Bacterial RNase P class A from Cellulomonas sp. 73-92, 379 nucleotides, folded computationally. Lineage of the source: Bacteria > Bacillati > Actinomycetota > Actinomycetes > Cellulomonas. A source record names the gene rnpB. Its Rfam family is "Bacterial RNase P class A". It is annotated as a ribozyme. The model forms 96% of the base pairs in the Rfam consensus. The prediction has a mean pLDDT of 75.

């Protein structure tokens, strides 16, 4: 002094005039309003409706199958796809960070073009061998055709383990030693995933399940237009089926099984859409203390902070805060560079409760704090 990583916190102030909404208190009075005072009046996301819950209803409950959801371990929480430590694999120098984190030996599928050949594959160009042919100064060349190879070239995102070496006709884990990598025992740390070390083995048996799938866990439905309550007003016709040999339900879909039951479903027509409650005090904020790495818990204290129902908080105007541009002064400092004052001209974002809450997931104009990395200067 620059450049990052992280994590918290704020969302413009004042003032002046008009104007809203709930409550509470006062006056008036034609009990219908009115009009005066005064507390209080949108968010970090109120958006998405993607997940988890309070609540409210559906009578209770069992079995199965078939949807769905998670997927490393251990913890927090009312619960979760959330967070909070850790473990494994990746990316950064690093602080951190992301993760599609069980199984490819249960089957099925897929891996374009290119290349011989993409899962027990495969011979283009190589290398060696062998009997024919031809050329040639003994050595040799060549050229078809058989056989043997798969270390070297080459294709490709990926080619059936890596270096060395023995051996071979040329080679090849064929064999060795070392390493990886699997698989099988023993030890040793950790609650766990896992992590470290010894032996011994055959040698080596791709990827992709965010492809169907397999495994292991969890899952009743509906949703405030939930659901009560109170007042009003009306108008019935037909048709089907059905009353115990059971129509219809019991609301995520099928299937058993159990229950409940006299009335149910269609189609014409008729009223009625009003007020009240849910509806804000809550797994609630803040503050301090213990307890945990933490996430969070728990104890004492303190706070009372919209409740709308064609839907209230806004409009004007004036100063000032911030933020970007340009200019002009002076100033600090060894340097890098830093801030201060003026004047001008523009900007001030996303965005709005409607039952209430814990997450995540998108947008966004800026401001502040605090702590770690790294790189550079200079004592």
């Nucleotide at each position: 002094u620059g450049a990052g990583c992280c994590a918290g916190c704020c969302a413009g102030g004042c003032g002046g005039u008009c104007g809203c909404g709930u409550c509470g208190g006062g006056u008036g009075c034609u009990u219908g309003c009115a009009c005066c005072c005064g507390c209080c009046g949108a968010g970090g996301a109120a958006c998405g409706u993607c997940c988890g819950g309070g609540c409210u209803c559906c009578g209770c409950a069992g079995g199965g199958c078939a949807g769905g959801g998670u997927g490393g371990u251990g913890g927090g929480c009312a619960a979760c796809a959330c967070c909070c430590a850790c473990c494994c694999g990746g990316g950064g120098u690093g602080a951190c960070c992301c993760g599609c984190g069980g199984g490819a030996c249960a089957g099925u599928g897929c891996c374009a073009c290119a290349g011989a050949g993409a899962a027990c594959a495969g011979a283009c160009c190589g290398c060696c061998g062998g009997a024919c042919c031809c050329c040639c100064u003994c050595g040799g060349g060549g050229g078809a055709c058989c056989g043997g190879u798969a270390a070297g070239g080459g294709u490709g995102a990926a080619a059936c383990g890596g270096u060395g070496g023995u051996g071979c006709a040329a080679g090849a884990g064929a064999c060795c030693a070392c390493c990886a990598g699997c698989g099988c025992g023993c030890c040793g740390g950790g609650u766990g995933a896992c992590c470290g070390g010894c032996g011994c083995g055959g040698c080596u048996c791709g990827g992709c399940a965010a492809a169907c799938c397999c495994c292991a866990c969890c899952c009743g439905g509906a949703g405030c237009a939930a659901g009560g309550c109170c007042a009003g007003a009306c108008a019935g016709g037909g048709a089907g089926c059905g009353u115990u040999c059971g129509a219809g339900g019991g609301c995520g879909g099928c299937c058993c099984g159990c229950c409940c039951g006299a009335g149910c479903u269609c189609c014409c027509g008729g009223g009625u859409a009003g007020g009240c409650c849910g509806c804000u005090g809550g797994a609630g904020g803040c503050g301090u203390g213990c307890g945990g790495c933490a996430a969070c818990g728990u104890a004492c204290g303190u706070c009372g902070u919209a409740g709308a129902u064609g839907g209230a908080u806004g409009g004007c105007c004036g100063c000032c805060a911030c933020c970007c541009g340009c200019g002009c002064g002076a100033g600090g400092g060894c340097a890098a560079c830093c801030g201060c004052g003026c004047g001008c001209g523009g900007g001030c974002a996303c965005a709005g409760a409607a039952c209430c809450c814990g997450g995540c997931g998108u947008a966004u104009c800026g401001g502040c704090u605090g702590g770690c990395u790294c790189a550079u200067c200079c004592g």